[in-house]
Context: one part of a larger RNA
RNA sequence: GGACGAACGCUGGCGGCGUGCCUAAUGCAUGCAAGUCGAACGAAGAACCCACUCUGGGUAACCAAGGUGGAAUUCUUAGUGGCGAACGGGUGAGUAACACGUGAGAAACCUGCCCCGGAGACCGGGAUAGCCCAGGGAAACCUGGAUUAAUACCGGAUAUCCUCCUAUGACCGCAUGGUCGCUGGAGGAAAGGGUCCGCCGCUCCGGGAUGGUCUCGCGACCUAUCAGCUUGUUGGUGAGGUAGCGGCUCACCAAGGCAAUGACGGGUAGCUGGUCUGAGAGGACGAUCAGCCACACUGGGACUGAGACACGGCCCAGACUCCUACGGGAGGCAGCAGCAGGGAAUUUUGCACAAUGGGCGCAAGCCUGAUGCAGCGACGCCGCGUGGGGGAUGAAUGCCUUCGGGUUGUAAACCCCUUUCAGGAGGGACGAAGCGAAAGUGACGGUACCUCCAGAAGAAGCCCCGGCCAACUACGUGCCAGCAGCCGCGGUAAUACGUAGGGGGCGAGCGUUGUCC
Repeated sequence: GGACGAACGCUGGCGGCGUGCCUAAUGCAUGCAAGUCGAACGAAGAACCCACUCUGGGUAACCAAGGUGGAAUUCUUAGUGGCGAACGGGUGAGUAACACGUGAGAAACCUGCCCCGGAGACCGGGAUAGCCCAGGGAAACCUGGAUUAAUACCGGAUAUCCUCCUAUGACCGCAUGGUCGCUGGAGGAAAGGGUCCGCCGCUCCGGGAUGGUCUCGCGACCUAUCAGCUUGUUGGUGAGGUAGCGGCUCACCAAGGCAAUGACGGGUAGCUGGUCUGAGAGGACGAUCAGCCACACUGGGACUGAGACACGGCCCAGACUCCUACGGGAGGCAGCAGCAGGGAAUUUUGCACAAUGGGCGCAAGCCUGAUGCAGCGACGCCGCGUGGGGGAUGAAUGCCUUCGGGUUGUAAACCCCUUUCAGGAGGGACGAAGCGAAAGUGACGGUACCUCCAGAAGAAGCCCCGGCCAACUACGUGCCAGCAGCCGCGGUAAUACGUAGGGGGCGAGCGUUGUCC
């Protein structure tokens, strides 16, 4: 000198774009953050319509309320079922590891939804939730009986085919081997469902795309005041397990494997693209944004599923908090806000799904604290303003003075002018491609922007002035009070302390502290 997720002191006009718990991965009140589909299914309720009937009013037509039955439509709701909930969002605790980066490999693998191609969906069955009835419990919730549906569940058939076993041919390779064909045998599907008749779905096989899993080479912290480490350890055979290879697990056999090219141990740490600095080489760092990983009160476990060993799922144990009728139950903000605590220190319990994206749905649409916006903070960067021109009797004041004057100083007053920003008034968006038959549909927002109005009107401070280092005098103080980054100032003439005048630097900031280069 540069930089910062900064903090502190003094000061503070406006806007744009960013950015904001670095500490206690401490504990959390409250609200919201994952639902959706009635075009899979049965049911309940409501609205509307019709018929019959009863009651009240009325002479009657008719009106009002109720009951029973029927049919179509619409809506709502819990439940069964499907898809999603494994994404998105948060955090950095752990991890020195194939966790990450990069480059290879899988002839050892999986992949819902999506795309392409081929083939198909035949015949049957029994339940169950809900509803109803009965019961237990303070609650959470639970038990029994009767009954019912499906794109829920189960059995059989069929097989272009798939898997396995068996015999065999051709071609190929990179070791295990791979690809294509063929004989015999065993096993294996489906919802002919829904519909607004447009379509949406179901099953098997092959391929693709996407996403994932595994293996290896190389790369990247400190420490030898850590020198030896290891028994599933290293390898083999066989078996089990897995989507799959593998001591991944197990039985048996062998005695290996790693290490000064640093094993093992200890400390520290998420990794990277990048960021800061530097001429570069390098050094330091890893906030925001993006990719990967790990975690979700602590530890362990599996279930479901294409995918989890699953933040807002389940079970067990533990700590903590809450409810209780004392028998028993409930919870997990490292989601968005917010609270307490810790701390030098870090924001609103806001608006909207209008856009982008995601889930579900044929769609309309619903949900979405993702996201888009707004609010707060000079926290940062950038831009703008606080006026411009003229104006000498060089006014007054202040300060200094050798008392002549000098300086403040064109500075002010005064004259002429302008009106950015802020303020007031009027107009007023783009973002809307889309969706909807149409009408219509924007959170931001009456915002940006445009026009007009008034008036210099509302808007300047901070640090420094001994040398380094740019800027000097007076008074006060008297080794006191104090200053200080280093050298050093202060003990009666202090340009170094305090105040004033003057000056220098930067400017909505200026200094100080901390950290890095």

A computed fold for a 517-nucleotide part of an RNA from an uncultured bacterium, annotated as small-subunit ribosomal RNA, 5' domain. The coordinates come from a structure-prediction model, not an experiment, and the mean pLDDT is 85. The full RNA is in RNAcentral, with records from ENA and SILVA.